[in-house]
RNA sequence: GAAGUACGCCGGGUGACCGCGCUCGUUCCGCAUCAGCGGGAUGGUGAGGAAAGUCCGGGCUUCACAGGGCAAGGUGCAGGAUAACGUCCUGUCGGCGCAAGUCGAAGGAAAGUGCCACAGAAACAUACCGCCCGCCGCGCUCGUCGCGGCGAGCAAGGGUGAAAUCGUGAGGUAAGAGCUCACGGAGUUCCACGGUGACGUGGACUCGGGUAAACCCCACCUGAAGCAAGAUCGCUCGAUACGCACCGUAAGGUGCCGGAUUGCCCGUCCGUGCGAGCCACAUCGCAUUGAGGUGCGCGGUGACGCGCACCCCAGAGGGAUGGUCGCCGCCGGUGGAAACACCGGUACAGAAUCCGGCUUAUAGGCGUGCUUCGCGU
RNA sequence: AGGGCGGUAGCUCAAUUGGUAGAGUAGCGGUCUCCAAAAUCGCCGGUUGCAGGUUCGAGUCCUGUCCGCCCUG
Numbered sequence: 001g002a003a004g005u006a007c008g009c010c011g012g013g014u015g016a017c018c019g020c021g022c023u024c025g026u027u028c029c030g031c032a033u034c035a036g037c038g039g040g041a042u043g044g045u046g047a048g049g050a051a052a053g054u055c056c057g058g059g060c061u062u063c064a065c066a067g068g069g070c071a072a073g074g075u076g077c078a079g080g081a082u083a084a085c086g087u088c089c090u091g092u093c094g095g096c097g098c099a100a101g102u103c104g105a106a107g108g109a110a111a112g113u114g115c116c117a118c119a120g121a122a123a124c125a126u127a128c129c130g131c132c133c134g135c136c137g138c139g140c141u142c143g144u145c146g147c148g149g150c151g152a153g154c155a156a157g158g159g160u161g162a163a164a165u166c167g168u169g170a171g172g173u174a175a176g177a178g179c180u181c182a183c184g185g186a187g188u189u190c191c192a193c194g195g196u197g198a199c200g201u202g203g204a205c206u207c208g209g210g211u212a213a214a215c216c217c218c219a220c221c222u223g224a225a226g227c228a229a230g231a232u233c234g235c236u237c238g239a240u241a242c243g244c245a246c247c248g249u250a251a252g253g254u255g256c257c258g259g260a261u262u263g264c265c266c267g268u269c270c271g272u273g274c275g276a277g278c279c280a281c282a283u284c285g286c287a288u289u290g291a292g293g294u295g296c297g298c299g300g301u302g303a304c305g306c307g308c309a310c311c312c313c314a315g316a317g318g319g320a321u322g323g324u325c326g327c328c329g330c331c332g333g334u335g336g337a338a339a340c341a342c343c344g345g346u347a348c349a350g351a352a353u354c355c356g357g358c359u360u361a362u363a364g365g366c367g368u369g370c371u372u373c374g375c376g377u
Numbered sequence: 378a379g380g381g382c383g384g385u386a387g388c389u390c391a392a393u394u395g396g397u398a399g400a401g402u403a404g405c406g407g408u409c410u411c412c413a414a415a416a417u418c419g420c421c422g423g424u425u426g427c428a429g430g431u432u433c434g435a436g437u438c439c440u441g442u443c444c445g446c447c448c449u450g
Base pairs, nucleotide, nucleotide: 001373002372003371004370005369006368007367008366009365010364012328013327014326015325016324017323018322020046021045022044024043025042026041027040028039029038030037031036048348052359053358055357056356057355058354059353060226061225062224063223067266068265069264070263072222073221074220075219076218077091078090079089080088081087092106093104094103095102096101107217108216112215113214114211115210116209128158129157130154131153133151134150135149136148137147138146139145140143166184167183168182169181170180171179185207186206187205189204190203191202192201193200194199230284231283232282234278235277236276237275238274243256244255245254246253247252257271258270259269260268261267292311293310294309295308296307297306298305299304329346330345331344332343333342334341335340378449379448380447381446382445383444384443387402388401389400390399396433404420405419406418407417408416426442427441428440429439430438
């Protein structure tokens, strides 16, 4: 210097004028006994890295909840982080890459069922062409021969296929075969060692097709709904009057019916406990306190955690955060030797209960680490 | 906020349990006709919204994403 790779960050600055929300602070005016209400002036403050999609996970709220079973859904290597996660970090194994790195729904196919088109003999149980042996028959060139039939053995070779029961070589055999051996591959179980563990190394044993992002099995997790949740205040409307029967002097018990257990069943509990509406916008929830932010230090490989100091940082219900004109910055074009001048552009997008993630959109720009190659010293 | 459905040729729609993506219509060219229409014969036309994965093989199965439509209070 080029190519690549991983991560982090910014995403316009500034001035003037006009305008808007937050009645947050100060102050003035009007009303009101007070609380407070309405209006004005001035000051302060006012979108994002994604505020988006609403795809995951939580806070919060309401209903429910003795307990058990079934169903449904989700997750799926190990250890850790975290409030939690399907997220993140570190590692293991596998794929890709020369490498830095990156991707992976990565448990089980020796529990069972299903499927594997076409081709092929056969797709999970089998033999089409073949190889070998024996017997019988026929033929002649009479042999260690050829053809046909029957029986037995083989799965090496050919052929089909994405895939045919481990590959190559040697031995072995009538021909063959992990039948034996060498090298290599795969697999589960057992043993030893190392590791918290996934797993790795070595040895023993084995060579039983694939598919579970087909059903399924195994392990773990999940109560339902959502801020239009819900709470408070007010108004209006509706429904019922402590279900029925039997036993008992009574307390109570049994059965039926209804309701709750917000998927179902068992079981349990209850039978006067109220329910519905007020077209989402009366007040609260909700916007000063949070899994908050910034800086420094410490621990950790890291995600992250701990400690100290400082800060309070948008918020409505006709829903604010905007517009115009300058200057500067950045990018492109034209002119120019240059300084510079002129013109054009400056993205994606905009809070509405709040957080942590993921994903998607994004003009332009900055920084850091690492890898490979080339050149120079 | 919650729930459901869909995206295939220019248009409207198919495609069994994963096994060669097809029909109608439109377009183009023949035949017929004096010319056209109709009829008839043939042809063209596909990144199955996009990206990735599972599988021998994906429109179909899985994941993510983009777009469109409908329903509930």